[in-house]
Molecule: c-di-AMP riboswitch aptamer (ydaO/yuaA leader)
Organism: Sporolactobacillus shoreicorticis
RNA sequence: CAUUCUUAUUCGCUGAAUCCGUUAGGAGCGGGGGAACCAACUUUGUGAUGCCGCGCAUCACUUGGGGUGAAUCCUUCAAGUAAGGACGGGCUACUCUCAUGGUCCGAAUCCGACAGCUAACCCCGUAAGCGUUAAGAGAGAGGAUGU
Repeated sequence: CAUUCUUAUUCGCUGAAUCCGUUAGGAGCGGGGGAACCAACUUUGUGAUGCCGCGCAUCACUUGGGGUGAAUCCUUCAAGUAAGGACGGGCUACUCUCAUGGUCCGAAUCCGACAGCUAACCCCGUAAGCGUUAAGAGAGAGGAUGU
C1' cells in the first nucleotide's frame, strides 16, 4: 500500500453502581443540602403530647410542596389496570456520527409542611435486574494475508 474480517456467557445490556485493599477504608463515578448576584415573594395541611397568657417544642401522618429517575400530559369508552395520540427513554455486538427499518419501556421510591440558583463547606449512594444480534453511508481502532 492492497484485500479481507469484527468472533460471544472468561460475552453483552439497563443503571452512577466500577477499581484497589486481609480488613478498616480509599480512588473513580453519581446525587442532595448550602452565600453573594440574579430570580421569586398570592396560598403554609392534619392529629397527639408537653410547657403554657400569646405561642413554642417534640412525635406521627400525607392531601400541599420537593428529590432520584426517561418514566409525563391529553383523549376515548363498553371503565380495565383497556385503547389511542403527543412527548420522553432503551436495544438492535469493534467505537462514534448520520439516516432508515424492527422491537421494547414510560415504573418505582424517598423527604415529611420543608429546600430556587449557589463559591467555600457539609452529607449520602456505589444497588438491583436481564439476554439483543437488520442492513446502509462517513470517520476511526484492531486482527489476518499478500506485496